[in-house]
RNA sequence: AGAGUUUGAUCAUGGCUCAGGACAAACGCUGGCGGAAUGUAUUAGGCAUGCAAGUCGUACGAACCUUCGGGUUAGUGGCGAACGGGUGAGUAACACGUGGGUAACCUGCCUCGUAGUGGGGAAUAACUCGCCGAAAGGCGAGCUAAUACCGCAUAACACCCCCGGUGAGAAACCGGAUGGUAAAAGCUCCGGCGCUAUGAGAGGGGCCCGCGGCCGAUUAGCUAGUUGGUGGGGUAAUGGCCUACCAAAGCGACGAUCGGUAGCUGGUCUGAGAGGAUGGUCAGCCACACGGGGACUGAGAUACGGCCCCGACUCCUACGGGAGGCAGCAGUGGGGAAUCUUGCGCAAUGCGCGAAAGCGUGACGCAGCAACGCCGCGUGGGGGAAGACGGCCUUCGGGUUGUAAACCCCUUUCAGGAGGGACGAAGGUUCACCGGUGAAUAGCCGUGUGGAUUGACGGUACCUCCACAAGAAGCUCCGGCUAACUACGUGCCAGCAGCCGCGGUAAUACGUAGGGAGCAAGCGUUGUCCGGAAUCAUUGGGCGUAAAGCGCGCGUAGGUGGCCACAUAAGUCCGUUGUGAAAGUCAAAGGCUCAACCUUUGAAAGCCGAUGGAUACUGUGUGGCUAGAGUACGGAAGAGGCGAGUGGAAUUCCUGGUGUAGCGGUGGAAUGCGCAGAUAUCAGGAGGAACACCGAUGGCGAAGGCAAUCCCCUGGGCCUGCACUGACGCUCAUGCACGAAAGCGUGGGGAGCAAACAGGAUUAGAUACCCUGGUAGUCCACGCCCUAAACGAUGUCAACUGGUUGUUGGGUCUUAAUUGACUCAGUAACGAAGCUAACGCGUGAAGUUGACCGCCUGGGGAGUACGGCCGCAAGGUUGAAACUCAAAGGAAUUGACGGGGACCCGCACAAGCGGUGGAUGAUGUGGUUUAAUUCGAUGCAACGCGAAAAACCUUACCCACCUUUGGCAUGUACGGAACUUGCCAGAGAUGGCUUGGUGCUCGAAAGAGAGCCGUAACACAGGUGCUGCAUGGCUGUCGUCAGCUCGUGUCGUGAGAUGUUGGGUUAAGUCCCGCAACGAGCGCAACCCUUGCCAUUAGUUGCUACGAAAGGGCACUCUAAUGGGACUGCCGGUGACAAACCGGAGGAAGGUGGGGAUGACGUCAAGUCCUCAUGGCCCUUAUAGGUGGGGCUACACACGUCAUACAAUGGCGGUGACAGUGGGCAGCUACUUCGCAAGGAGAAGCUAAUCCCAAAAAGCCGUCUCAGUUCAGAUUGCACUCUGCAACUCGGGUGCAUGAAGUUGGAAUCGCUAGUAAUCGCUAAUCAGCAGGUAGCGGUGAAUACGUUCCCGGGCCUUGUACACACCGCCCGU
Repeated sequence: AGAGUUUGAUCAUGGCUCAGGACAAACGCUGGCGGAAUGUAUUAGGCAUGCAAGUCGUACGAACCUUCGGGUUAGUGGCGAACGGGUGAGUAACACGUGGGUAACCUGCCUCGUAGUGGGGAAUAACUCGCCGAAAGGCGAGCUAAUACCGCAUAACACCCCCGGUGAGAAACCGGAUGGUAAAAGCUCCGGCGCUAUGAGAGGGGCCCGCGGCCGAUUAGCUAGUUGGUGGGGUAAUGGCCUACCAAAGCGACGAUCGGUAGCUGGUCUGAGAGGAUGGUCAGCCACACGGGGACUGAGAUACGGCCCCGACUCCUACGGGAGGCAGCAGUGGGGAAUCUUGCGCAAUGCGCGAAAGCGUGACGCAGCAACGCCGCGUGGGGGAAGACGGCCUUCGGGUUGUAAACCCCUUUCAGGAGGGACGAAGGUUCACCGGUGAAUAGCCGUGUGGAUUGACGGUACCUCCACAAGAAGCUCCGGCUAACUACGUGCCAGCAGCCGCGGUAAUACGUAGGGAGCAAGCGUUGUCCGGAAUCAUUGGGCGUAAAGCGCGCGUAGGUGGCCACAUAAGUCCGUUGUGAAAGUCAAAGGCUCAACCUUUGAAAGCCGAUGGAUACUGUGUGGCUAGAGUACGGAAGAGGCGAGUGGAAUUCCUGGUGUAGCGGUGGAAUGCGCAGAUAUCAGGAGGAACACCGAUGGCGAAGGCAAUCCCCUGGGCCUGCACUGACGCUCAUGCACGAAAGCGUGGGGAGCAAACAGGAUUAGAUACCCUGGUAGUCCACGCCCUAAACGAUGUCAACUGGUUGUUGGGUCUUAAUUGACUCAGUAACGAAGCUAACGCGUGAAGUUGACCGCCUGGGGAGUACGGCCGCAAGGUUGAAACUCAAAGGAAUUGACGGGGACCCGCACAAGCGGUGGAUGAUGUGGUUUAAUUCGAUGCAACGCGAAAAACCUUACCCACCUUUGGCAUGUACGGAACUUGCCAGAGAUGGCUUGGUGCUCGAAAGAGAGCCGUAACACAGGUGCUGCAUGGCUGUCGUCAGCUCGUGUCGUGAGAUGUUGGGUUAAGUCCCGCAACGAGCGCAACCCUUGCCAUUAGUUGCUACGAAAGGGCACUCUAAUGGGACUGCCGGUGACAAACCGGAGGAAGGUGGGGAUGACGUCAAGUCCUCAUGGCCCUUAUAGGUGGGGCUACACACGUCAUACAAUGGCGGUGACAGUGGGCAGCUACUUCGCAAGGAGAAGCUAAUCCCAAAAAGCCGUCUCAGUUCAGAUUGCACUCUGCAACUCGGGUGCAUGAAGUUGGAAUCGCUAGUAAUCGCUAAUCAGCAGGUAGCGGUGAAUACGUUCCCGGGCCUUGUACACACCGCCCGU
């Protein structure tokens, strides 16, 4: 000190969340020791039991005991019990804090003074006797004492009417000595302690005042003893504190009253601070003591462990009556998430009493319980690599746990055992001395000397010794924030989660394990407070669009205020001084081994008080000034306001004329009006409302708003000069006025328009949009309402800060001018600096400043509810909460999209030609069926697709029968050469028997080795099993569309932009020009193949000018290799002197000549795990392997793609001309022959420019004559043929016979722009056989394109967007 989270990304706004610190805490897991702290926050709820306030015999009588010294004690009496201790219910108050006042007061004990302390009296408790009562307790009679009680004397003093008078007091007791007495008493002296009166002091208290510290205005008015006065009373004392009378006041927006909450403070926590929160322990004050009330005693109480009364509760009771008060210390039950022992001691500190010893003290000092927090210590240290075992992971090599362990050496804090052993203790008393006082050796006195004596804690702290590494580590976390990663399990399940979010089969986020990170006797969670949060902003925020300027003005309180001078000293500043308790915090020292903790000293701390000084600024007072503000005079502008008249155009209606069948209305119609005469047209009349042109980013007004014209009345602003007043100013809570439209009330008015309503259309519906009608209303008068996107979404006023242009009003100077310059006040456009998140604003600020007001603090709930105020009502104004979400919102960016725009392209439409959709068949798919009908492909971009050939095989599917290291790979062991003949069983796989046979290399041989075969066991093989959403590779598609990017530079806070946009042009981001861009890459084009022309070279199997063959030749055709040719090169025009386009020449070919191959960045989680490869998962006598048979060929149906047709541009018969690509030895097969034919038999040639397939077909000639036909050929029967182990399921072909639907096809839809469509045949791959499919080849050979409005797809620019999974989006209502 920040971080996460809104978006595809960005900036800013804004909320939510986290990291920190703290706690009187609680809960979960865990737990070795010690120190010093803390511990009922809830029921101020109830309490059993014990203790918490006594003491004095040196005040008194009496009783008892006695060692005869004395002791104990109920009662009388004195002092204390008003302190100490507890709690925080009440209290918003002079309760508290702080500073003052008391000339308005009191004060026991204590200190210092002054004067006294004389003389009498009457009782009473205890006690005795009697009586009542269950008890608590009480009554009567009698005796007695005092420092108990009552008088008298004395009177400093107080008061008064001040000569004088009046009033008020006492108490003794103790010790010692001398004398005395029978013994005492008494008396005298000394000492001590009291008492009375009084003067001071100290400490304590009472009362009064200034200031300070909670929330609510949805609490705005409150108060009759109320405010004041006079007389009286009361008190220690002032005072309406109380009372009688008189007056009518007092408080309040600077918040009275009322309501809610709360003990206040020193302090504590947090924070950089300012602040915020809090008030437990400790300390000061207050209040309370079962709830409420009251007084008594006393110096002091309205009294926690006193009294009286009322009430509730509990207890005792003989039922008549009584007793009690833990918010003292322990403890108990209850409440609660939760908070301790019915301990020891008065040894210390303190308090009460006492002359003292001493007694009492749950105050206090200690111990116990609790990791509840803080602090400290330990759980070992050093060495130790075969980096052991085990665990986990693994790419199987290893890595990690890990020097960790084992092992060796060492140490012993703490805990354990043994021994020693404190400080805290000083005093007091006593004994013996010494000194003082004194007549005294007594008594008393002394910080005097010496001895003795006093410890709950506690045999504790501490010290020493002994022994052993021995007895001592957990918790949370590991997706980001936030330090720390892998495996397995799970499969949107179980679960996690503070926020964002994880989990749907490869989860670093769930659970477990290994490993790691953090803290550590603790660690996490929950709760609360502060912080971060500048997220209430004084320090330190904002309001054009994110939340936020009141609709607008006037104006009160308040705030604030021009220039000069003097005075003052309230604010302000400086000095001195008082106080701000202690503790705490901070600083410096010191003490516990350190620390926590404790001690000492210092500093600091206030919006405080007193006093002295300064006088700049602010305030106040006085006097002046004119620059702010205002007034008068002079000009000019204006839809400024109010009232009263007048005018023309238009609509509608009425009357009359002309006139005839429609009018009106719409996208198209209909409702409606019209032959009873409309619409149209002419003339006349009525009535209401609004004012064309001028008219304008023109004018006026505070805003709302204001428009024909004339008149009356009237407000404001502007300009120029001069005179006057002399700060009179600005802003403005509450208040008051105005305030569009709609709406309300009363009364008028009503032409047009027009909510509601009616009808007609549209539509799936149409309570709408469109049409025909139409009532309130719109208009006027008066009265209400008081809201608007009342907007410049921009409060008012003032000052300052570059410019340019247009326009309105005025002025000055100038010009020949109605020309130009300057200036004030408005109103617009653009822009410098600056500001802004950006957009934008920019002298009319959203710039730089000042004054004042209003308003905001996440979204929704909600401008809602309740309450108040206003209103006739409608409603307005003020204005929440519960609950819920992690966003909502702003500006800008890139895309995508639009039934937005501009430009352009494509067989995209249009113009044409031919099809599909109807029929039959073939084929593929869906569906259904089935033991199985294997699987995949599913809009374009699946469906004659994978499959360029399912009878077996293929084959993955089904049934049956078999095999289990396997058909194949590697490794081990053993045996054998490999290989081969025949027979039997079986559907076959398979099983059994059997024949022949010994090779290669090395070695003399034995033997070994390579290779092959077999057997055995195990590692393993195998899988067309799953996941194409884990992947590679390959492919489709947009699309052969012209696009997609990068480097550097520049611009922007940034995402990004620029370049790539613009003007032309192109098939093209093709090229040219321009330009903050300059270059480059992948694409385009070209380079490649083929085809069209020519040349050269080469000629066999090709060709042939040589008569045939042989042979020759290579001009031609052809073949196949190399070149040439085309480049907008030339000419003219257009264009910008460009690129390019148009036309032309030449040329075989002309503007990419035709065709092909070639497919940018990317999109579709597109397709394929069944071509192949491959991660993970799954099967392993089976999901592997083999065999036979079946299935993939099923069939109510639906769709796609084709074939053949429906006929005469044809069928049939005849004739028979002209191709090209190709293929051929397990082959193509000439030719001959047989068969009607498919085909059979024989058989030459050809490993192919040589031979064969091979016949090309459309063509031409004849016939048929419009029919379900001489069309069409499905279906079926019979008979054959070919291939093949095998044509039943399930092949092709032939002949004869049979002769179905079909007569050109609804909505819809496909292909094609030239050698193309259409039409005709041929070949090949696959292949034993099977093509109507596919891939190729050539023959014949058209029509049309005006054009780009529309449909589809695409490109570029621009615009809107609340979309970004991107319009198949988002999202609203029910």
A computed fold for a 1374-nucleotide RNA from an uncultured bacterium, annotated as small-subunit ribosomal RNA. The coordinates come from a structure-prediction model, not an experiment, and the mean pLDDT is 85. Rfam family: Bacterial small subunit ribosomal RNA. Rfam links the family to the GO terms structural constituent of ribosome and ribosome. RNAcentral holds the sequence, with entries from ENA.